The RNA shown here (transfer RNA) has 72 nucleotides and comes from Candidatus Uhrbacteria bacterium RIFCSPHIGHO2_01_FULL_63_20.
Its mean pLDDT, the model's own confidence on a scale to 100, is 81.

């Protein structure tokens, strides 16, 4: 350098173009315990960037950034 994937809370992972962006661990309050730990309930945290379609984009298209394949 060419083709091909992939990019969501801290950390894995959902989400027919119309969700309040869901869950799981993980965190912080609470509440149980004589304490902790397990439990139960509540809370805080995300669409990698920039343009385009579209009444509406996390989803569709271009392009950059990164990361991974393969191919010289």
């Nucleotide at each position: 350098g060419g083709c091909c994937c992939c990019a969501u809370c801290g950390u894995c992972u959902a989400a027919c173009g119309g969700c309040u962006a869901g869950g799981a661990c993980a965190u912080c309050g609470c509440c149980c315990u004589u304490u902790c730990a397990a439990g139960g309930c509540g809370g805080u945290a995300a669409c990698g960037c920039g343009g385009g379609u579209u009444c509406g984009a996390c989803u569709c298209c271009c392009g950059c950034u990164g990361g991974g394949g393969u191919c010289a």

NCBI's taxonomy places the organism under Bacteria, Bacteria candidate phyla, Candidatus Uhriibacteriota. It matches the Rfam family "tRNA". It is annotated as a transfer RNA. The sequence was found in a public genome assembly.